[in-house]
Overview: The RNA shown here (c-di-GMP-I-GGC riboswitch aptamer) has 87 nucleotides and comes from Alkalibacillus filiformis. The organism belongs to Alkalibacillus, within Bacteria. The coordinates come from a structure-prediction model, not an experiment, and the mean pLDDT is 86.
RNA sequence: UUCGAUAAUGGCAAACUUACUGAAAAGUAAGGACGCAAAGCCACGGGUCUAAAGUCAUGAUUGACUAUGAUCGCCGGGUUACCGAAA
Numbered sequence: 001u002u003c004g005a006u007a008a009u010g011g012c013a014a015a016c017u018u019a020c021u022g023a024a025a026a027g028u029a030a031g032g033a034c035g036c037a038a039a040g041c042c043a044c045g046g047g048u049c050u051a052a053a054g055u056c057a058u059g060a061u062u063g064a065c066u067a068u069g070a071u072c073g074c075c076g077g078g079u080u081a082c083c084g085a086a087a
Base pairs, nucleotide, nucleotide: 001086002085003084004083011036012035016031017030018029019028020027021026034073040079041078042077044076045075046074047071048070049069053066054065055064056063057062
């Protein structure tokens, strides 16, 4: 530097359940493992989800739009790193 084995040592933890937070998406903790070689970290680009507040429409109920919200376990990018293999 490149790669990830039917090896070793460790790590993370989807769905679901309970509690708490939040308008929601979702997050945190515990249990639980579908998976993961960066499923460590950063919302920088794209995607996706949500719409409290705001705007618009409506006689009203309500509907539509917008991220400033969320997701790094959607993809890309940046950055750091364990073990091993090869050069």